[in-house]
């Protein structure tokens, strides 16, 4: 390099928006919907980040500044787990 047969997989999730509901926000649920994604399966251990009821400072009118015991795994590391890969 050429012929000639040809397996498996052909699936899973689910962004933004919308509409219904929980929160104080952040965000989360569930339907619709698909931007994307070989782990966009889990887990807050580590980091970054995102909110600030409550609390603490301060102010003296409706509002300023700190804070995570909230949030996020579709922000990164990490641990756990899985699928198809024939001859």
């Nucleotide at each position: 390099u050429c012929c000639g047969a040809g397996a498996a997989a052909g699936a899973g999730c689910a962004a933004a928006a919308c509409c219904g509901g929980g929160g104080a926000a952040a965000c989360c649920c569930g339907g619709u919907g698909a931007c994307g994604c070989a782990a966009a399966g889990u887990c807050a251990u580590g980091g970054g980040u995102c909110u600030a009821a409550a609390g603490c400072u301060g102010a003296a009118c409706u509002g300023a500044g700190c804070c995570a015991g909230g949030a996020u795994c579709g922000c990164c590391a990490g641990a756990c787990u899985g699928c198809c890969g024939a001859u």